[in-house]
RNA sequence: GGGUUUGUGGUGUAGCCUGGUAGCAUUGUACCUUUGGGAGGUACCGGCCUCGGUUCAAAUCCGGGCGAACCCG
Numbered sequence: 001g002g003g004u005u006u007g008u009g010g011u012g013u014a015g016c017c018u019g020g021u022a023g024c025a026u027u028g029u030a031c032c033u034u035u036g037g038g039a040g041g042u043a044c045c046g047g048c049c050u051c052g053g054u055u056c057a058a059a060u061c062c063g064g065g066c067g068a069a070c071c072c073g
Base pairs, nucleotide, nucleotide: 001072002071003070004069005068006067007066010026011025012024013023020056028044029043030042031041032040049065050064051063052062053061
C1' cells in the first nucleotide's frame, strides 16, 4: 500500500440480512423484605464510533473518515 470482517450503556451481548417503541444480563443508586447481612423483589440512572447521503422514517441500507482484528504484498 491492497483486501476481508468489525464498532450498540461502566462491562458483556441481542436487534442489522428483511428500515418502523433500542431489549437482556451484570454493575451503580433508592426503596421493600431481614434483628443485621446475604439472597430475593420493585423503581431509577445510563448506549447505537464519527460525518454525510437515500427515505415519511436509519442502530439497520449506501459513501467518506477514525479505531480494532485477520490476510496479502

The RNA shown here (transfer RNA) has 73 nucleotides and comes from an archaeon. Its Rfam family is "tRNA". Its mean pLDDT, the model's own confidence on a scale to 100, is 82.